[in-house]
RNA sequence: CUCAUCCAGAGGGGCUGAGGGAACGGCCCGAUGACGCCCCGGCAACCACCCGCGCGCUCGACGAGGAGCGGGCAGGUGCCAAAUCCGUCCCGCUGUGCGGGAAAGAUGAG
Numbered sequence: 001c002u003c004a005u006c007c008a009g010a011g012g013g014g015c016u017g018a019g020g021g022a023a024c025g026g027c028c029c030g031a032u033g034a035c036g037c038c039c040c041g042g043c044a045a046c047c048a049c050c051c052g053c054g055c056g057c058u059c060g061a062c063g064a065g066g067a068g069c070g071g072g073c074a075g076g077u078g079c080c081a082a083a084u085c086c087g088u089c090c091c092g093c094u095g096u097g098c099g100g101g102a103a104a105g106a107u108g109a110g
Base pairs, nucleotide, nucleotide: 001110002109003108004107005106006105011040012039013038014037015036019029020028021027023088024087025086026085041080042079043078046076047075049072050071051070052069053068055066057065058064059063084104089101090100091099092098093097
């Protein structure tokens, strides 16, 4: 940089000790110990691996590969308060809220 996903799901213990939820606003979490680190446990299924189906694809072609769909597994990641906690920018509407999109961010793959 590109692509996909982001209203589902999943917590105990130990250490530490004041902030944390990316920025800002809101609203939350937090000395009944948050956040962070470690251990154990769990969730999910992006990639890998295995099986099946199957193709307006490729190949000196009874086959192999590749894209696709479904299933399995849990090896590599990831995740385990709140929708990415909500909003921020744009648009729409029955308009002080609701819906859609974008941006930014996170994760995975390349």